[in-house]
């Protein structure tokens, strides 16, 4: 340098859950508190998958209506948002062995 591990040492990072005149349609996020658990549970959204559905699209119902269409209400579909602690991929990285 490369591989593989995580006995040892120095340590890292934070699930759920709580608090927050926080940020957002909303999933979900950021801040403290917190430890379920992680050898990258450090960093990337490029590839699947999964969450949400502001916007924009259709379908139904009802209302208005100057005949062009225009409102509410459910319902589907939808990502340009989000998940890196759902995986593949890239990338950087302690300590010991070899």
């Nucleotide at each position: 340098a490369g591989u593989g591990g995580g006995g040892c040492c120095u340590g890292g990072c934070a699930a759920a859950c709580c608090g927050g005149c926080g940020c957002g349609a909303a999933a979900g996020c950021c801040c403290g508190g917190g430890a379920c658990g992680c050898a990258a549970a450090g960093c990337c959204u490029c590839c699947g998958g999964c969450c949400u559905g502001u916007c924009g699209u259709c379908c139904g119902u009802c209302c208005c209506c100057g005949a062009g269409g225009g409102g509410a209400c459910g319902g589907g579909c939808c990502a340009c948002g989000g998940u890196a602690g759902c995986g593949g991929g890239g990338u950087u990285g302690c300590c010991g062995g070899u």
The prediction has a mean pLDDT of 82. A computed fold for a 98-nucleotide RNA from Aquariibacter albus, annotated as c-di-GMP-I riboswitch aptamer. The sequence is in RNAcentral, with records from Rfam. NCBI's taxonomy places the organism under Bacteria, Pseudomonadota, Betaproteobacteria, Burkholderiales, Aquariibacter.